[in-house]
RNA sequence: CUUCGGGGGUGGUGCGAUUCCACACCGGCGGUGAUGCGGCCUUGAGCCGACGAGCCCGCGAACCGGCCUUUCGGUCGGCCGAGCCGGUGAGAUUCCGGAGCCGACGGUACAGUCCGGAUGAGAGAAG
Numbered sequence: 001c002u003u004c005g006g007g008g009g010u011g012g013u014g015c016g017a018u019u020c021c022a023c024a025c026c027g028g029c030g031g032u033g034a035u036g037c038g039g040c041c042u043u044g045a046g047c048c049g050a051c052g053a054g055c056c057c058g059c060g061a062a063c064c065g066g067c068c069u070u071u072c073g074g075u076c077g078g079c080c081g082a083g084c085c086g087g088u089g090a091g092a093u094u095c096c097g098g099a100g101c102c103g104a105c106g107g108u109a110c111a112g113u114c115c116g117g118a119u120g121a122g123a124g125a126a127g
Base pairs, nucleotide, nucleotide: 001127002126003125004124009023010022011021012020024113025112026103027102028059029058030057031056037049038048039047040046041044054101055100063078064077065076066075067074068073084098085097086096087095105116106115107114
């Protein structure tokens, strides 16, 4: 510099709800990831590789505030959800089983799933 970079709904009630209720469904980025899988030979609690966490650690976005700015916006700071029980084992909040929990702002009959800012921004990834 170039490209890529967020998923998910039906039904019921009702004048009106994809917002309530019922039952479903979804999970950004980096790290760590005992087993299992593949490979190696030196056969070891061995080494290497791919995969592998929404709720473990960190980040981004969003939101709030200060300052700068005609505006667009920039910058600094703040805020920033949710995990337990059992099993195996040397070792797991990551595997297996179970029953749970969480999800910005504006709009609207109360929204993780609809519409909007956003054909935006971005943690980062690849070349």

The RNA shown here (FMN riboswitch aptamer (RFN element)) has 127 nucleotides and comes from a soil metagenome.
The sequence is in RNAcentral, with records from MGnify.
Of the family's consensus pairs, 100% are formed in the model.